[in-house]
Molecule: small-subunit ribosomal RNA
Organism: metagenome
RNA sequence: AGAGUUUGAUCCUGGCUCAGAACGAACGCUGGCGGCGUGCCUAAUACAUGCAAGUCGUGCGAGAAAGUGGGGGUAACCUCGCGAGUACAGCGGCGAACGGGUGAGUAACACGUAAGCAACCUGCCCUUAAGUUCGGAAUAACCCUGCUAAAGCGGGGUUAAUACCGGAUGUGGUUCCGGUUCCGCAUGGGACUGGAAUUAAAGACGACCUCUGCCUGCAAGUCGUUGCUUGAGGAUGGGCUUGCGUCCCAUUAGCUAGUUGGUAGGGUAAUGGCCUACCAAGGCAGAGAUGGGUAGCCGGCCUGAGAGGGUGUCCGGCCACAUUGGGACUGAGAUACGGCCCAGACUCCUACGGGAGGCAGCAGUAGGGAAUUUUGCGCAAUGGGCGAAAGCCUGACGCAGCAACGCCGCGUGAGGGAUGAAGGUCUUCGGAUUGUAAACCUCUGUUGGACGGGAAGAAACUUCUCAAGGUUAAUCACUUUGAGGACUGACGGUACUGUUCGAGGAAGCCCCGGCUAACUACGUGCCAGCAGCCGCGGUAAUACGUAGGGGGCAAGCGUUGUUCGGAAUCACUGGGCGUAAAGGGAGCGUAGGCGGGAGGGUAAGUUGGAAGUGAAAUGCGUAGGCUUAACCUACGGUCCGCUUUCAAUACUACUCUUCUUGAGUAUAGGAGAGGGAGAUGGAAUUCCAGGUGUAGCGGUGGAAUGCGUAGAUAUCUGGAAGAACACCAGUUGCGAAGGCGGUCUCCUAGCCUAAUACUGACGCUGAUGCUCGAAAGCUAGGGGAGCAAACAGGAUUAGAUACCCUGGUAGUCCUAGCCGUAAACCAUGGACACUAGAUGCCGGAGGACUCAGUCUUUUCGGUGUCGGAGUUAACGCAUUAAGUGUCCCGCCUGGGGAGUACGCUCGCAAGGGUGAAACUCAAAGGAAUUGACGGGGGCCCGCACAAGCGGUGGAGCAUGUGCUUUAAUUCGAUGCAACGCGAAGAACCUUACCUGGGCUUGACAUGGGAGUGAAAGAUUCCAGAGAUGGGAUCCUUUCCGCAAGGAACACUCUACACAGGUGCUGCAUGGUUGUCGUCAGCUCGUGUCGUGAGAUGUUGGGUUAAGUCCCGCAACGAGCGCAACCCUCGUCCCUAGUUGCCAGCGGGUAAUGCCGGGAACUCUAGGGAGACUGCUUGGUUUAACCAGGAGGAAGGUGGGGAUGACGUCAAAUCCUCAUGGCUCUUACGUCCAGGGCUAGACACGUGCUACAAUGGAUGGUACAAUGGGACGCGAUACCGCGAGGUGGAGCAAAUCCCUUAAAACCGUCCUCAGUUCAGAUUAGAGUCUGAAUUCGACUCUAUGAAGGUGGAAUCGCUAGUAAUCGCGGAUCAGCAUGCCGCGGUGAAUACGUUCCCGGGCCUUGUACACACCGCCCGUCAAGCCACGAAAGAUGGGAGUACCCGAAGUCGUUAUCUUAACUCGCAAGAGAAAGAGGCGCCUAAGGUAAAACCAUUAAUUGGGGCUAAGUCGUAACAAGGUA
Repeated sequence: AGAGUUUGAUCCUGGCUCAGAACGAACGCUGGCGGCGUGCCUAAUACAUGCAAGUCGUGCGAGAAAGUGGGGGUAACCUCGCGAGUACAGCGGCGAACGGGUGAGUAACACGUAAGCAACCUGCCCUUAAGUUCGGAAUAACCCUGCUAAAGCGGGGUUAAUACCGGAUGUGGUUCCGGUUCCGCAUGGGACUGGAAUUAAAGACGACCUCUGCCUGCAAGUCGUUGCUUGAGGAUGGGCUUGCGUCCCAUUAGCUAGUUGGUAGGGUAAUGGCCUACCAAGGCAGAGAUGGGUAGCCGGCCUGAGAGGGUGUCCGGCCACAUUGGGACUGAGAUACGGCCCAGACUCCUACGGGAGGCAGCAGUAGGGAAUUUUGCGCAAUGGGCGAAAGCCUGACGCAGCAACGCCGCGUGAGGGAUGAAGGUCUUCGGAUUGUAAACCUCUGUUGGACGGGAAGAAACUUCUCAAGGUUAAUCACUUUGAGGACUGACGGUACUGUUCGAGGAAGCCCCGGCUAACUACGUGCCAGCAGCCGCGGUAAUACGUAGGGGGCAAGCGUUGUUCGGAAUCACUGGGCGUAAAGGGAGCGUAGGCGGGAGGGUAAGUUGGAAGUGAAAUGCGUAGGCUUAACCUACGGUCCGCUUUCAAUACUACUCUUCUUGAGUAUAGGAGAGGGAGAUGGAAUUCCAGGUGUAGCGGUGGAAUGCGUAGAUAUCUGGAAGAACACCAGUUGCGAAGGCGGUCUCCUAGCCUAAUACUGACGCUGAUGCUCGAAAGCUAGGGGAGCAAACAGGAUUAGAUACCCUGGUAGUCCUAGCCGUAAACCAUGGACACUAGAUGCCGGAGGACUCAGUCUUUUCGGUGUCGGAGUUAACGCAUUAAGUGUCCCGCCUGGGGAGUACGCUCGCAAGGGUGAAACUCAAAGGAAUUGACGGGGGCCCGCACAAGCGGUGGAGCAUGUGCUUUAAUUCGAUGCAACGCGAAGAACCUUACCUGGGCUUGACAUGGGAGUGAAAGAUUCCAGAGAUGGGAUCCUUUCCGCAAGGAACACUCUACACAGGUGCUGCAUGGUUGUCGUCAGCUCGUGUCGUGAGAUGUUGGGUUAAGUCCCGCAACGAGCGCAACCCUCGUCCCUAGUUGCCAGCGGGUAAUGCCGGGAACUCUAGGGAGACUGCUUGGUUUAACCAGGAGGAAGGUGGGGAUGACGUCAAAUCCUCAUGGCUCUUACGUCCAGGGCUAGACACGUGCUACAAUGGAUGGUACAAUGGGACGCGAUACCGCGAGGUGGAGCAAAUCCCUUAAAACCGUCCUCAGUUCAGAUUAGAGUCUGAAUUCGACUCUAUGAAGGUGGAAUCGCUAGUAAUCGCGGAUCAGCAUGCCGCGGUGAAUACGUUCCCGGGCCUUGUACACACCGCCCGUCAAGCCACGAAAGAUGGGAGUACCCGAAGUCGUUAUCUUAACUCGCAAGAGAAAGAGGCGCCUAAGGUAAAACCAUUAAUUGGGGCUAAGUCGUAACAAGGUA
């Protein structure tokens, strides 16, 4: 620090996801040790049991027992001492308000921070001043006694105090009345002083005898210590007040009657509506009151570069609470966790009358939960309470236990060791890997086991001794300091350490497709499963499961959850708004924000210095201590903040003065569809009346509905009505926007220009608000010509609730009012300033020139086009900015759900404004690129159309296919590009299919073992359908070697490796082939342009059959294609001359190159020549090239062939062959017989023959070429009507044979008919091959079907072509209408490119990229999910009104009671207190009516998701109606 994911690819926008760190965690697998930390986040749920707050006898009175010792007594028992002034209990003092827990409540002066109190309190502690006197009356305990289940409560009697009460004194304090002085921020405060009133106390302990009293000695004396009282001050702790900060919701906008203030009083420690009475009517709120939700706050902690974001567990500070609610008492302090009273809920006890209780203290239990520990030890340390102290108490605390919960440290060994062992895994079978890993050898001893040693934490307090000082009458006591000694350890026999044993006891978890480090095999087969995102899995899965190997971390590793980060994805640092989400429809204007030049002042912001504070801990730095680290300690700095103060004055602010340039006013002109009202005009349309006139009009792609003989349309005249204003008219003008268009008048707003004068910042923007606001729509009343939703009819169509046509009502128009929205768009908020230009138009003003028109130029305002810098993701924008800046407002934060629901608000309604969530997806989107496509455009080509010729489609037959049938009808090929295709030839074979019969190392290959030497082969017999089985005869291998034997070869047997498969997968493949297409294209290097995909080149202008060539050009070159090179045909030449040829010469025949001969010609087959736009005319750009001409056998690639670019179609083929994988193995292999591939209601393709006279029949006559031939072609001759037979000459072929070519031509007959056309079918007789029954071909005789030129539709062909005629060959025993070739005869037409099809190039649109056979929308149907509405139902919290009203404070009291004080001899009275009563307030409770929130509900509504469902085809191309 980034990465993955939208696309075919790209850039951008934008979301989702990942890598990091962290945690009071939990879960899964695993688990050796130690240190330091941490440990109910949920039910503030309920709690059994134990403990957590006591202490003081130096405040006080009383005062046991057990036990033991003694005495008495026979004994029971009595008594004395010790126990012991002890225990328990009581009065009294102090503490219990600390410490410990929890976070329910609380959005608040609760907390944080900084201040204030002149408005306050403060026990214990410290300093200081003064004092500590004289009396009195009670009461617990105790004794007696009563009630009660218990808890407990009474009655009588006795007693003490540092308990209580009264008096004295008054340094002082307080209050009142005065005086002096000082000070302050208002009220006021401090000091000094005079007078009056009022106001205190408690003793205890120790020592001593100097004084005093009794007088040994003691205390009333003295001294000391400690208490007590009244003050003053300090310290500490608290109370109150204030500034600032402190979450979400505006779908919470108004709240408030003690409310805000005042006066008086009450209350408090103290201010204050804190409370009461009266008076006034205020107070708070858009800078968010009120309401609702959530939440303890902070130091800090986590994260982050920081700013921030999240969080508040442990530790520390503050607050709040203690079963729920209320209340006071005591006290220095509480409205009190382990106190009290009352009410509620709950639990327990009960004798049913009544009582008891409060773990959110430490342990622990139940429950809840994914989840959180021991009912431990000790007060040794630290701290706290009490005490003079010893000491006691202390679940605070110190320790231990449990838990890998976290952090940190250590170990599980180290070195050597190659035959690279075995085993595992993989394998191309060679090997590789696990792997120095192991074994093995040599060591070490952390940890662990055993046996020993053994800490620090402890020093205070106290106490003892000594010394010095203070005090004193004192060497007493007390006290201070110093030195020395003594006492005390839970942890714990722990840490640490010594000896010894011994590699011995100690490694797992996750991952391995990309992100992201790490790969193979097997299994599985869209199954099982994985998955954080993208996505894997449908038979070769590095993605599932397992194994091997590898990678990562490591006593842990993964997963889940949460937070921050990455995310600049809420943007202060640090984003945006033309098209991606996003500018309000427009203006006016309030608050607010911002604001021109100069000078003076102030010093709020700002800047600098100083001071205070910012607790400690944490974090940072430097040191130090535990072996290290974690951890702990010390010091330093930080704590970015707040407050006070001093200073500065540039900027902002405030204030004063001033200026004119911003803004405005006045004057003179100017343009304009600016607005409102009134008047008025012509054209057109329709209607009405009349005239002329006759059969149609109208309408469309074509029609029809409609109108018209009752007279339309057309035309003329007159009239009526309403609406809109042609031409002018223009990316012209005006207006804020919406918008505004005949003419004239009136009223009225804004704008521009020029020149001067004036005001003097008066400005810009603008939340809320107000106003305006197209069309449609609504209300009421008018109006209504034309147009025209709805509606009706006619068409179109599969349908057509549409597009088209004929009609037609609201509406459109006017008046008054409402609505308040639009793609209200420049998809671009307003204002100001700055930043190259060019050019057009509109409105002014100036200058020059001119007689004028006008031209030219300058300037201001407006409106367009182009373009530079700059900017932008790109497109584009570009002085009218989307550039550069400032100010203000509005708005955005993934897509869908949804501009929906609910709520509120506006509206008559329609509806508008505001505006979510659940759920769901991993995208949705913008711009541009390359393709593909378009019922887009342009250019061009092709037998593509057109122009022609002949066919197919109709008939019969042949052949192939589909379908059907069948035991089987083997398999493949399926639009073009399957269908006379694989198949150049299925009777057996072929043959793969079916039925049946056989074989099992096999029909075929290699290897091992055994046997034999011919078992092989030939002939033959038997059984059998044959395969096969059994037998007979003949034959008896080769080499080496004397032989034995060996080797080879062949066969048999045997078991195993294996053979074999036309079994599957052409979507695992190679090879081959088809097709686009013989179309002209497809690319690369370098350079350049672009952020990039890409572009350029290859586009453009010409031209060509051609990306062929030329020219131009940021391109220059190159490759694969095109062309050429190759073959063949066409002309000529050379060479050669048999089997071919025969001109000339000779011979010969009935005739024939038949013979001699010839080498001329034809021909044969080798080699050459020739054609190149070379020459010429014209056109074109002086080009390429085109048109014409000459010459030539051939002329513009001369004809034909071979040759097929990059690629497309997962095209075809596993049945040619090869081959991965899978599969069968007495069968899916192999052999054999028979059958089938030849079926047949039917459908299609390709052909043949015809339908006839351009013909048929018949007679005669003529002319080819390519080929083939030995298991062959087969002549002459003879036989047969014929197929053919007999026979065999010649020929391995330019020699012989196949081999008479046919159409043609010359005659004759037929005369338009189902025929002398056509030949199917059938019967009979034959021929040939062969085994012709299923199932061959041919011949003869007889028979003589359909068919009279073929619907829609469709095919081929542009010249030696079509058409037509025959011939040959492959396959083959036989079988050809098919296929491949050959020659003969031999046309017609092409104006042309509008249209159909296919293709090429350029361009355009695109929501397509599996690429239009694309994409995609909505209803309906089915399933699932969340949500809304809903008669109602249930629950909750807060509030209002009323009723009732506990405890309690306060007030009051005519009743009752009462030791202290007063009066009184007393009785008693008074004062005061208490009880009881009454009153105010008030918790809980009740009643009532509404509101709010939540849950639930028959039914209902839309939404989302889901595999291939139904109906249409709305959108994307002009998407077929933009």